A computed fold for a 465-nucleotide part of an RNA from a soil metagenome, annotated as small-subunit ribosomal RNA, 5' domain.
The RNAcentral record of the full RNA draws on SILVA.
Context: one part of a larger RNA
């Protein structure tokens, strides 16, 4: 000098773009923050329509919209949050070979026939609640066989083994039916098996990636083989048996800090310091631990189990989980509305129509930054002076100035460093970044008047180059 997610003092017009719990990973009231499909299905609580009954109220009616709960599908694994831990199971680069993959795109061949169940509902029983439970009925793209098998997977190469679902939309003739309707046609979406692909992910190797040696030795699944079991795959990953390795002053090991980075800062670079905001990656979701489900999680708003705290309770039991967006309390020098909207973008569902989205977008609220603008206002005719023109009478600059009233920020002003006098005080109060001022004429303390700096700021702390 530059810089800052600052904060403090004075002040304090506007706009535009941006940022905003750095500290207690402290503990939360409420509200939202993940739904969605009736074109899977049995259905009908509630809401309109229509149809019947009744003088009315108002009863019955799944036959239409449509739909609470139920079953079932995808989806909750993304998106949002936070850095508590992690010094390498991480991240940054560059390389690997033993994998997985829902939806999506491209290809092959396939959707044949059956079967038992079960929620929902109905009738009961326990319970304070939360919720459980017993009997009976049903459905389905939910579930199990059969048959089939171009791929596929197993083999001892002879052979075994293993799949599927159906909805909706139009439709001339013909078939079946009393009919509804259906069977055929056909368009769409789906469904099973397989083969590629495109994103994504899992592994796995080298290189790099803080301080300490007042941590020198550290290791027993520990290094390695060999069969083995496990996994979506390699391996001590896990187990049995053999060997005795492996790492280490090129700093193991052990302690202390700490999320990496892409980038910010500053610096002429080298460097040095940081890692808010954005963007990759990883970790973590009240602690500790675990599994289940799924393609995919050991799962922020799922699930057990154990602790801590909290709430409810009939004391038997039994709810919770903001480091999601607001918001409270606390803690702190400090950090915002318990807003709007889904209009755009984007995600999840759905054939769609739409719905859901505290993601986002936009609005609120702070001089927190940056960048821009503005910086006097009113009133003023002697129509000032001066400068111009000039027919010498004046006109013109011109309410423009001047006067008046009202506003008018902070620091500073001994050198360094831009900017001086009075007054008070009298080594006192008190300044002070380094010299240093102040004991009776202070340009260094206090006010004033003048001035300098900068300007919707300025100035102090605090920090880093």
């Nucleotide at each position: 000098g530059a810089u800052u997610g600052a904060a403090c003092g004075c002040u304090g017009g506007c706009g535009g773009a941006a940022u905003g719990c750095u500290u207690u990973a402290c503990a939360c009231a409420u509200g939202c923050a993940a739904g969605u499909c009736g074109g899977g299905c049995g259905g009908c609580a509630g809401c309109g329509c229509g149809g019947g009954g009744g003088c009315a109220a108002c009863c019955c009616u799944g036959g239409c919209g449509g739909c609470g709960a139920g079953c079932g599908g995808c989806g909750a694994a993304c998106g949002g949050g936070u850095g508590a831990g992690u010094a390498a199971u991480g991240c940054a680069u560059c390389g690997g070979a033993a994998c997985g993959u829902a939806c999506c795109c491209c290809g092959u061949c396939g959707u044949g026939g059956g079967g038992g169940a079960u929620a929902a509902c109905g009738a009961g029983u326990c319970g304070a609640a939360a919720g459980a439970u017993u009997c009976g009925c049903u459905a389905a793209u939910a579930c199990c066989g059969c048959a089939u098998a171009c791929g596929a997977c197993c083999u001892g190469a002879g052979g075994g083994u293993g799949a599927a679902a159906g909805c909706g939309g139009g439709g001339g003739a013909c078939c079946g039916g009393a009919g509804a309707c259906g069977g055929c046609c056909u368009c769409g979406c789906g469904c099973g098996a397989u083969g590629g692909g495109a994103g994504c992910g899992g592994c796995c190797g080298a290189u790099g990636c803080c301080c300490g040696a007042u941590u020198a030795g550290c290791u027993a699944g520990u290094u390695g083989g060999u069969g083995a079991g496990g996994u979506a795959a390699a391996g001590g990953c896990u187990c049995a048996c053999c060997a005795a390795g492996g790492c280490g002053a090129c700093g193991a090991u052990c302690g202390g800090u700490a999320g990496c980075u892409g980038g910010u800062c500053u610096g002429a670079g080298a460097g040095g310091a940081u890692g808010a905001u954005c963007a990759g990656c990883c970790a973590c979701a009240c602690u500790g631990g675990g599994a289940c489900u799924g393609a995919g999680a050991c799962a922020c708003g799922g699930c057990c189990c154990a602790g801590a705290c909290u709430c409810c309770u009939a004391c038997g039991g039994g709810a919770g989980g903001c480091a999601g967006c607001a918001g409270u309390g606390g803690g702190g020098a400090a950090u915002u509305u318990u807003g709007g909207a889904c209009a755009a973008u984007g995600g999840g569902g759905g054939c769609a129509a739409c719905c859901c989205u505290g993601a986002u977008c936009c609005a609120g609220c702070c001089a927190u930054u940056c960048c821009g603008c503005g910086u006097g206002a009113g009133u003023g005719a002697a129509g000032a002076a001066g400068g111009c023109c000039u027919u010498c009478g004046g006109g013109u600059u011109g309410u423009a100035a001047a006067g008046c009233u009202c506003u008018u920020u902070c620091a500073c002003c001994g050198g360094c460093u831009a900017a001086c006098u009075a007054c008070g005080u009298g080594c006192c109060a008190g300044c002070a970044g380094c010299c240093g001022c102040g004991g009776u004429a202070a340009u260094a303390c206090g006010u004033a008047g003048g001035g300098u700096g900068c300007g919707a700021g300025c100035g102090u702390u605090a920090a880093u180059c």
Its Rfam family is "Bacterial small subunit ribosomal RNA". Its family is annotated with ribosome and structural constituent of ribosome in the Gene Ontology.